[in-house]
Context: one part of a larger RNA
RNA sequence: GGACGAACGCUGGCGGCGUGCCUAACACAUGCAAGUCGAGCGGGGAUAGAUGAAGUGCUUGCACGGAAUCUAUUCUAGCGGCGGACGGGUGAGUAACGCGUGAACAAUCUGUCCUAAACAGGGGGAUAACAACUGGAAACAGUUGCUAAUACCGCAUAAGACCACGCUUCCGCAUGGAAGAGGGGUAAAAGGAGCGAUCCGGUUUAGGGUGAGUUCGCGUCCCAUUAGCUAGUUGGUGAGGUAACGGCCCACCAAGGCAACGAUGGGUAGCCGACCUGAGAGGGUGAUCGGCCACACUGGGACUGAGACACGGCCCAGACUCCUACGGGAGGCAGCAGUGGGGAAUAUUGGGCAAUGGGCGAAAGCCUGACCCAGCAACGCCGCGUGAGGGAUGAAUGUUUUCGGAUUGUAAACCUCUGUCCUCAGGGAAGAAGGAAGUGACGGUACCUGAGGAGGAAGCCCCGGCUAACUACGUGCCAGCAGCCGCGGUAAUACGUAGGGGGCGAGCGUUGUCC
Numbered sequence: 001g002g003a004c005g006a007a008c009g010c011u012g013g014c015g016g017c018g019u020g021c022c023u024a025a026c027a028c029a030u031g032c033a034a035g036u037c038g039a040g041c042g043g044g045g046a047u048a049g050a051u052g053a054a055g056u057g058c059u060u061g062c063a064c065g066g067a068a069u070c071u072a073u074u075c076u077a078g079c080g081g082c083g084g085a086c087g088g089g090u091g092a093g094u095a096a097c098g099c100g101u102g103a104a105c106a107a108u109c110u111g112u113c114c115u116a117a118a119c120a121g122g123g124g125g126a127u128a129a130c131a132a133c134u135g136g137a138a139a140c141a142g143u144u145g146c147u148a149a150u151a152c153c154g155c156a157u158a159a160g161a162c163c164a165c166g167c168u169u170c171c172g173c174a175u176g177g178a179a180g181a182g183g184g185g186u187a188a189a190a191g192g193a194g195c196g197a198u199c200c201g202g203u204u205u206a207g208g209g210u211g212a213g214u215u216c217g218c219g220u221c222c223c224a225u226u227a228g229c230u231a232g233u234u235g236g237u238g239a240g241g242u243a244a245c246g247g248c249c250c251a252c253c254a255a256g257g258c259a260a261c262g263a264u265g266g267g268u269a270g271c272c273g274a275c276c277u278g279a280g281a282g283g284g285u286g287a288u289c290g291g292c293c294a295c296a297c298u299g300g301g302a303c304u305g306a307g308a309c310a311c312g313g314c315c316c317a318g319a320c321u322c323c324u325a326c327g328g329g330a331g332g333c334a335g336c337a338g339u340g341g342g343g344a345a346u347a348u349u350g351g352g353c354a355a356u357g358g359g360c361g362a363a364a365g366c367c368u369g370a371c372c373c374a375g376c377a378a379c380g381c382c383g384c385g386u387g388a389g390g391g392a393u394g395a396a397u398g399u400u401u402u403c404g405g406a407u408u409g410u411a412a413a414c415c416u417c418u419g420u421c422c423u424c425a426g427g428g429a430a431g432a433a434g435g436a437a438g439u440g441a442c443g444g445u446a447c448c449u450g451a452g453g454a455g456g457a458a459g460c461c462c463c464g465g466c467u468a469a470c471u472a473c474g475u476g477c478c479a480g481c482a483g484c485c486g487c488g489g490u491a492a493u494a495c496g497u498a499g500g501g502g503g504c505g506a507g508c509g510u511u512g513u514c515c
Base pairs, nucleotide, nucleotide: 001515002514003513004512006511007510008509009508010507013384014383015382016381017380018379019377020376021342026340027339028338030337031336032335035082036081037080040079041078043076044075045074046073047072048071049070050069051068055064056063057062058061089295090294091293098220099219100218101217102216103215104214105213108212109211113208114207115206116205117204118203119202121155123153124152130145131144132143133142134141135140161186162185163184165182167180168179169178170177171176191200192199193198221267222266223265228258229257230256233255234254235253236252237251238250240248270292271291272290273289274285275284276283277282297318298317299316300315301314320331321330322329323328348374350373351372352371356370357368358367359366360365387417388416389415390414398407399406400405421456422452423451424450425449426448427447431442459504460503461502462501463500464485465484466483470499471498472497473496474495480487481486
């Protein structure tokens, strides 16, 4: 000198764009953050319309009445489907194939999506909802009975798929891989909407795409005042397990494996694209944004599923908090706001789904604290303003003085202007895209026009040398200053105040950290 997620002191006009718990991965009141589909299903409710039983009144063929049924619209607790594995947060752990980079899978999986081919025949038994009863303070649970499905289960069919068997051909990268024909065995399916055409779905297979899993080469902080470490340890055979290779797990066998090219142990730490600095080499950092990883009160476990060992799912144990009728239950903000606490220190319990994106749905649409906006903060960067021109009698005041003056100083007053910002009034967007129409939180915002009026807007640090800028008074090794050298003990340009000056300017200094 540069930089900062900064803090502190003094000061503070406006706008744009960013950024904002670095500390306690401390504890959390409250609200919201993941739902959706009635065009899968049986119920239930509401509204409207139609038909209209029992019954009542009687004037005996009409009124009242409204059970039940049907149609249309609509709402939905439950079963079922898809999504809750994305999006959002945090960096505790991790020195590791975690990350970066380059390869490999003849050792693998992949819902939805795209392409292509083939198919969907015929049956069955349940169960929630519901009803009745029971237990319980509650959370909730139980028994009996009824019912539906795109829920569940047999049977049929099997081009192709898979399995075992043997045969042929081709190929490779070691185990090996691919293709073909053969007989044998195994396994499918679901319907819904529409008057219909048709559309949306279902099953099997192949290919693609996307995503994921695994393996390897190289790189990845400090300590040797850590030198030896290791028993599923290292390898083999066999069995199991997995989507898949593998001591991944198990039985048996062998005695190996790593290490001064730093094993093992200890400390510290998420990694990278990047960011800061520097001419570069290098050094430092890993906030925001993007990629990957890990975690979700602490520890462990599996279930479901294409995908999790699952932040707002389940089970167990533990700590903590809450409810309780004392028998037993409920909870998890490292989502967005917000509270307490910690701290030098870090914001609103805001608006909207209008846009972009996501989930569900045939769609209308619903949900979305992702996101888009607004609020707070000079926290940062950038831009603008606090007026411009004229104005000497060099007014007054202040300071100083050798008492002549000098300086403040064109500074002010005064004159002539301007209108950025500001105030008021009028107009008023783009962002909106889908066949048309309609659709804007921001927001009556930005912007445009008119009017008003210099009015409402300057401070901070420094002035001994380094280092730009000097005098007076006070103080008297005191009070104090100080980054280094050093100032202060009676004329201090170094302390304090004043005048003047220098620097930067809505900031200026100080502190901390890095280069």